[in-house]
RNA sequence: AGGGUUUGAUCCUGGCUCAGAAUGAACGUUGGCGGCAUGGAUGAGGCAUGCAAGUCGUGCGGAAAGGCUUCUUCGGAAGUACUCGAGCGGCGAAAGGGAGAGUAACGCGUGGAUACUUACCUCUUAGCCCGGGAUAGCCACGGGAAACUGUGGGUAAUACCGGAUAAAAUCUUCGGAUCAAAGGUGUGAUUCCGCUGAGAGAGAGGUCCGCGUCCUAUUAGCUUGUUGGUGAGGUAACGGCUCACCAAGGCCACGAUGGGUAGCGGGUGUGAGAGCAUGGCCCGUCUCACUGGGACUGAGACACUGCCCAGACACCUACGGGUGGCUGCAGUCGAGAAUCUUCGGCAAUGGGCGCAAGCCUGACCGAGCAAUGCCGCGUGCGGGAUGAAGGCCUUCGGGUUGUAAACCGCUGUCAGAGGGUAGGAAAUGGAUUAUUCAGUAAUUCUUGACCGAUCCUCAGAGGAAGGACGGGCUAAGUUCGUGCCAGCAGCCGCGGUAAGACGAACCGUCCAAACGUUAUUCGGAAUCAUUGGGCUUAAAGGGUGCGUAGGCGGUCCGAAAAGUGGGAUGUGAAAGACUCCGGCUCAACCGGAGCGGGUCGUUCCAAACUUUCGGGCUGGAGGGAGACAGAGGCGAGCGGAACUACGGGUGGAGCGGUGAAAUGUGUUGAUAUCCGUAGGAACACCGGUGGCGAAAGCGGCUCGCUGGGUCUUUUCUGACGCUGAGGCACGAAAGCUAGGGUAGCGAACGGGAUUAGAUACCCCGGUAGUCCUAGCCGUAAACGAUGAGCACUAGACAGGAGGACCACCCAGAGUCUUCCGGUCGCACGGAAACGGUCAAGUGCUCCGCCUGGGGAGUAUGUCCGCAAGGAUGAAACUCAAAGGAAUUGACGGGGGCUCACACAAGCGGUGGAGGAUGUGGCUUAAUUCGAGGCUACGCGAAGAACCUUAUCCUGGUCUUGACAUGCAUGGAUUAGCUCCCUGAAAGGGGAGUGACGCCUUCGGGUGGAACUUGCACAGGUGCUGCAUGGCUGUCGUCAGCUCGUGUCGUGAGAUGUCGGGUUAAGUCCCUUAACGAGCGAAACCCUUGUUCCUAGUUGCCAGCGGAUCAUGCCGGGGACUCUAGGAAGACUGCCGGUGUUAAACCGGAGGAAGGUGGGGAUGACGUCAAGUCCUCAUGGCCUUUAUGACCAGGGCUGCACACGUCCUACAAUGAGGCGGACAAGGGGAAGCUAGCCCGCGAGGGUUUGCAAAUCUCUAAAACCGUCUCCCAGUACGGAUUGCAGGCUGCAACUCGCCUGCAUGAAGCCGGAAUCGCUAGUAAUCGCAGGUCAGCAUACUGCGGUGAAUAUGUUCCUGAGCCUUGUACACACCGCCCGUCAAGCCACGAGAACGGGGGGCGUCCGAAGUCGCCGAGCCAACCUUCUAGGAAGCAGGCGCCGAAGAUGAACUCCGUGAUUGGGACUAAGUCGUAACAAGGUAGCCGUAGGGGAACCUGCGGCUGGAUCACCU
Repeated sequence: AGGGUUUGAUCCUGGCUCAGAAUGAACGUUGGCGGCAUGGAUGAGGCAUGCAAGUCGUGCGGAAAGGCUUCUUCGGAAGUACUCGAGCGGCGAAAGGGAGAGUAACGCGUGGAUACUUACCUCUUAGCCCGGGAUAGCCACGGGAAACUGUGGGUAAUACCGGAUAAAAUCUUCGGAUCAAAGGUGUGAUUCCGCUGAGAGAGAGGUCCGCGUCCUAUUAGCUUGUUGGUGAGGUAACGGCUCACCAAGGCCACGAUGGGUAGCGGGUGUGAGAGCAUGGCCCGUCUCACUGGGACUGAGACACUGCCCAGACACCUACGGGUGGCUGCAGUCGAGAAUCUUCGGCAAUGGGCGCAAGCCUGACCGAGCAAUGCCGCGUGCGGGAUGAAGGCCUUCGGGUUGUAAACCGCUGUCAGAGGGUAGGAAAUGGAUUAUUCAGUAAUUCUUGACCGAUCCUCAGAGGAAGGACGGGCUAAGUUCGUGCCAGCAGCCGCGGUAAGACGAACCGUCCAAACGUUAUUCGGAAUCAUUGGGCUUAAAGGGUGCGUAGGCGGUCCGAAAAGUGGGAUGUGAAAGACUCCGGCUCAACCGGAGCGGGUCGUUCCAAACUUUCGGGCUGGAGGGAGACAGAGGCGAGCGGAACUACGGGUGGAGCGGUGAAAUGUGUUGAUAUCCGUAGGAACACCGGUGGCGAAAGCGGCUCGCUGGGUCUUUUCUGACGCUGAGGCACGAAAGCUAGGGUAGCGAACGGGAUUAGAUACCCCGGUAGUCCUAGCCGUAAACGAUGAGCACUAGACAGGAGGACCACCCAGAGUCUUCCGGUCGCACGGAAACGGUCAAGUGCUCCGCCUGGGGAGUAUGUCCGCAAGGAUGAAACUCAAAGGAAUUGACGGGGGCUCACACAAGCGGUGGAGGAUGUGGCUUAAUUCGAGGCUACGCGAAGAACCUUAUCCUGGUCUUGACAUGCAUGGAUUAGCUCCCUGAAAGGGGAGUGACGCCUUCGGGUGGAACUUGCACAGGUGCUGCAUGGCUGUCGUCAGCUCGUGUCGUGAGAUGUCGGGUUAAGUCCCUUAACGAGCGAAACCCUUGUUCCUAGUUGCCAGCGGAUCAUGCCGGGGACUCUAGGAAGACUGCCGGUGUUAAACCGGAGGAAGGUGGGGAUGACGUCAAGUCCUCAUGGCCUUUAUGACCAGGGCUGCACACGUCCUACAAUGAGGCGGACAAGGGGAAGCUAGCCCGCGAGGGUUUGCAAAUCUCUAAAACCGUCUCCCAGUACGGAUUGCAGGCUGCAACUCGCCUGCAUGAAGCCGGAAUCGCUAGUAAUCGCAGGUCAGCAUACUGCGGUGAAUAUGUUCCUGAGCCUUGUACACACCGCCCGUCAAGCCACGAGAACGGGGGGCGUCCGAAGUCGCCGAGCCAACCUUCUAGGAAGCAGGCGCCGAAGAUGAACUCCGUGAUUGGGACUAAGUCGUAACAAGGUAGCCGUAGGGGAACCUGCGGCUGGAUCACCU
């Protein structure tokens, strides 16, 4: 500090997600030791049991128990006070300890204030005198199950009461009045411990105030003791705290009231910080103590382990009545993912009581449990390579685990066993001494629950390593298994037979007594933006204005000092954090010191800025005067064109409408045309990126009324300003209410078409509506998708409304200037497109709005509306994207340019017939397999009778095998040959013969091949062409495809490669931020066309000679043809024209050939997961007495059909007969075969030549000549069939070819549709070859004869380039919308049902304070004393009052038949709405209609393509 994820790629926006740190955690796996911490976060749910607050005998009367002493009838009694139960009394119990339910509050924090209180402690001062009456305990007698309690008698005090004393205290009318006490210990008290009045202090507390302190406006009004006053009461104290009376106030948009949530702070976590989250342990504080209420006592409580009442719950009970409160420490149940021992001790620290010893103390100190956290230590160290074995991988060579182990040497931390010890301990207190007590000092003695550093000894490497991860993010990979299964996953995403992503193994990586996961917080997230974001198109500017509160505000002077800045001072507890130092061996931990921290208080200073006050100014703003432009608004009147209707005239058959039609209309006279009348609506031309208005919007003319603006002047006022939450007003179209009006148009509706359908587009009609008046609605793509205002920041060009200057004047031009509306463009901004003085630049002020997509502008609540609906406006759930701009492609029923036998123009075909062949289908035991639009289908197959031939089928056989290699074995049995049996053969069984190399002692040994047996292995035309190589097809012989450097762009990319010409061509030229280059094109290569040179056999023969019936037959020749080597030739080179002076094109000359001369080979980057595992090669998988191998027979040839490709025809440009002529290129030895003979012929026989320019296949055919046929199913056509033959072959039945004779089918030129071809081409004619024993209408070549048409690009198809749109990128065979059907999920509505919460009204009214009464009761004081008084008590009444009851509302939650839409879900139904002009441009608002997407009307927008026009 960033990374992953939207795309084919890019930049941006934007969400999701990861890496970090943390936790009172939990879960999984694992687990050696120690130190220090921490540990019921959930039900403030219920609790058994024990303990958690007592103490004082130096306050008191005393003696239950124990001790001691005495006595004893041995039961006990008395005494003592060593000790002490219970009681009276004092102090404490209000602290300490626990919890966070309530509380949004003066509760807390911070800083102030005072009308108050304060037991114990300290100091000061003054006192402590004289009396009195009771009552517990106790004794006696009772009640009760118990808890407990009644009556009588008698007793004490530091308990209670009276009197005296009385100031410095209190009251006061300033004369005065009032108020206290207690003693104890001790032989002994001024002296010790106490008591009383008063004052002061310290510490503690009460109360009040400023400021700060969560969410919600879908909570907007709240309040009657409420706000204030007077008086009274009450309190420690101020105060409506309470009461009476008076007034009507108080709070609130700076958020009252209500609702939800929550203890607050120091701090803690995180973060660079600002912040955000949090408040466990520790500290401070508040609140609570089963729930609610209440007071009593007391210095202090409305009291955790006190009291009273009510309630719920639980327990005891004799049923009458009682008892209880762990949110103290342990512990238990329950709920939960989850949180410990019913431990030890008062040794230390602290607290209560006590003179003290001491007692009490679950505060506390310790131990126990838990890896819950932090920190530390260990699990050994050194050597050790045949790199052991084993594992894993392997290219089989090896690599790795790995110095790791073994093995050798060493050490002793921790743990274990045994032993010793420092320290936590200081005191108090006891004793002694110092002086006499006290006090003080010194010496000595005493006190450890628990922990135990450290040291010594012993033994032995012995007891001690795991977890997660290994596709990217993110460090670390291989093999096997699995096969969209099982599974993984934080995000992206893996898994459908080669998974680095699942599971396992090995190896590796990271941490380590832990490691991971889950949850939560902060961070990353600048993703709520104060620091530090945005709003044209990504989410986001309110439809527009006026204006309230508020915010902000020109310039000068003076003053103040609220903000602001500085100094001083007070406070900001401790702990924590940070820095330094120190103590535990280190660290965690602990101790000490320092620093810092506030929107805080007080005070002093400053006065620039903001603010406030006062006084000025005129550049802002406004007013005045004079001019000007305008569809600005409202009302009234007028006008012409068009339209429709009606009336009349002319006229006579159609009109109208469309892509084409029809509905409609018309002989009852339409349309057309003329005249007249009537009506309503809208205002052509001018008219214009012209004008006006705040926006919506405004368009004939005139008049009236009226708003605003601009210019000039610089005359007046003197900051009067800007913005604007709420509020008010205006606000297109549609729509609503009422009343009019209605020509045209026209939702709905009716009809006609179109269509698969057509609830649409098109057509004919047509109602609301559109118009007017009055009112409502309040929304639009209400858009510049751009809020308002002010200022600043280059320009250029036209336009509208004014003014000024120049020139002698006018006109015109020019210059300057103000305002308005535009286009281009610099800087700058922006993701880019773009914006650019009319900002989207640079700044300031104010308002509105945004925070991923969907759900959804929906639900609910509220407000508005007559309604339609509008405004405000969520959540659950779901996705990992949704989106903006731009790029490259692809596509378009977008555009432009260009090309191609693409069309057109032609010629010939196919599609019809018969046959051949291939395919589909069907059939079959099998009809082996592959190929499937173009680019499968006379294709693999250049040739299936057996063979071929295959996982084809049936049947019979073999199992190391038909074929290869190696090892081992055996032995001469072997190879080979001969023969026999069986069999269809293969195979099986058997007999005989019988070799070879080397050595040799001739006995034999050994070896190679072969064989037997066995082991490794062979074999597979088995699967996967979607694992592959290679090869091939196609686009396409189309002209394209790229690169380097440079430049442009943030980038993908662009440029180059575009543009203007030109070409067959990205061919070349010119221009040019490009310059060059490569693969393609072209050229180079082969062939063919002309000539020349060379050579001259097997080819040739002009001239010479010879020979023959004849023939280059022979001698000879190289002239010619030819052969086959070499060379020349063609390059737009020359001329003219066009063109840009170019490239090039057109025409011409010459030439055998002319603009690539013809043909061939040659096929760029790539596309189609195209084809081929059955050519070959090959990974993986499968098979191994079979999916291998062999054999026989059958099949691949099967036939109702369908299709492709061909052959032959349908005839006279023909057919047949006879005669005659001319090729090229090939083949030939298991071959081609002459000649001759035989046969009608296929062919046969015989022999000759030839490994070939020599011999042969070899006859070329169409053609030419001639004869016949005479238009017919024929003398066309030849299928089919019969008979007879021939050939090949082991074998022609299934199933070959050929011949002869006979037979003589369909067919008379072929529907829709469709194919080839542009010249030696089409058409037509034959020849040869490969394959091959045989079999050719196929294929591959060869030559012969030899046309027609096109000088065009509108259309169909395909292609190239440029451009445009795009929601496509698997790329239009794309994408994608809605209904319906199915499953599942959450939510809304819903008759109603159940429950919670806080208030309100009424009733009842406990305890209790207060008040009143108090006839009953009554010791202290008074008195006149069996009594009375005063004071008091019981009891009663009253106000208030908790719980409860009841009523009507509010609010929240849950359930709910049914219902509504929504989200999601590989392959359901219907259509095709959107994206291209998406095939009717789309979208917004509104209204109607429709299965559905949607359609239509009205108004609006461009976020519409294309064409034309203008600028």
The RNA shown here (small-subunit ribosomal RNA) has 1511 nucleotides and comes from Planctomycetales bacterium 10988.
The prediction has a mean pLDDT of 83.
Taxonomically the source falls in Planctomycetales (Bacteria, Pseudomonadati, Planctomycetota, Planctomycetia).